[in-house]
A computed fold for a 328-nucleotide part of an RNA from a seawater metagenome, annotated as large-subunit ribosomal RNA, domain IV. Model confidence (mean pLDDT): 85 of 100.
Context: one part of a larger RNA
RNA sequence: UGAUGUUGAAGGAACUCGGCAAAAUGCUUCCGUAACUUCGGGAUAAGGAAGACCCAAUAAUGGGCAACCAUAUUUGGGUGGCACAAGCCAGGGAGAAGCGACUGUUUAUCAAAAACACAGCACUCUGCUAACACGUAAGUGGAUGUAUAGGGUGUGACGCCUGCCCGGUGCUGGAAGGUUAAAGGGAGAUGUGCAAGCAUCAAACUGAAGCCCCAGUGAACGGCGGCCGUAACUAUAACGGUCCUAAGGUAGCGAAAUUCCUUGACGGGUAAGUUCCGUCCUGCAUGAAUGGCGUAACGAUUUCUCCGCUGUCUCCAACAUCAACUCA
Numbered sequence: 001u002g003a004u005g006u007u008g009a010a011g012g013a014a015c016u017c018g019g020c021a022a023a024a025u026g027c028u029u030c031c032g033u034a035a036c037u038u039c040g041g042g043a044u045a046a047g048g049a050a051g052a053c054c055c056a057a058u059a060a061u062g063g064g065c066a067a068c069c070a071u072a073u074u075u076g077g078g079u080g081g082c083a084c085a086a087g088c089c090a091g092g093g094a095g096a097a098g099c100g101a102c103u104g105u106u107u108a109u110c111a112a113a114a115a116c117a118c119a120g121c122a123c124u125c126u127g128c129u130a131a132c133a134c135g136u137a138a139g140u141g142g143a144u145g146u147a148u149a150g151g152g153u154g155u156g157a158c159g160c161c162u163g164c165c166c167g168g169u170g171c172u173g174g175a176a177g178g179u180u181a182a183a184g185g186g187a188g189a190u191g192u193g194c195a196a197g198c199a200u201c202a203a204a205c206u207g208a209a210g211c212c213c214c215a216g217u218g219a220a221c222g223g224c225g226g227c228c229g230u231a232a233c234u235a236u237a238a239c240g241g242u243c244c245u246a247a248g249g250u251a252g253c254g255a256a257a258u259u260c261c262u263u264g265a266c267g268g269g270u271a272a273g274u275u276c277c278g279u280c281c282u283g284c285a286u287g288a289a290u291g292g293c294g295u296a297a298c299g300a301u302u303u304c305u306c307c308g309c310u311g312u313c314u315c316c317a318a319c320a321u322c323a324a325c326u327c328a
Stems, first nucleotide, its partner, number of pairs: 001323008010314002014312001019309001027051005036041001038157001052079006060071004080084001092307007099299002104116002120155007132141003158294004163224003168221002170217005177212003184206002188201005225243005252286001253283001264280005
């Protein structure tokens, strides 16, 4: 000096990105227990009291034929200690937000999460030799199942909801017309031949799905405007005009895991708060199953606050063991 432990005056998070680490809490019985809530929870909520040993009384249960024995209850009195859940073991608590409903799963070896999954919801395909998947095929799975079944896709408990746009892309349906390959067909041209025929051949005609075309379809991929004016202070604009569009963002939420300007503004908390909470809306660039907004419970999740607690710190010190180092 380091490692691992133990202790510490006064203070008690002033440390730090952050209470990281440590300390504290911890058991049983009794009392008591809030908001909120899906009425199950929340809850060991929180908070408080008691606990060793001895004596006496009490009266209960079980065993036993019984005497009696065992265990436990209640009440009163007493004894000792610094300390009675005396050691080990053994929740810190409360409040407010974000995200995800939950238990679960994951980057074996830097990520456990808000990511994945999930029950539930929806769309879509599939009538059975099913769709779909594997395989060149035979065949196999699907399934010894049969639409309350099976496959695919998205969303993700629950509650309230899920607006407008089918112009583009996709999908589904349609078949009048246009376009459209090869083969075939019919018709024709040329050559040759007396003829029957044979050979060769440009373009045109005929010729499917598809595409063009016509419709439908958003819990399909996706998309959801600009400028100008206007009210008897000012400001603002319920209102009007105009351009463009397939349609111009509805309900909600909103400086948000989304807000650049920005430490926005106001309020709360602090003596002092780029974080946090509430509100506003000027949404650079929110928004409805690429789900929107809430939500009890849950979380080794993220953020903020308070109580308790402490060597995290003010500010370090001492002790024990081990190592390092010095000497032998």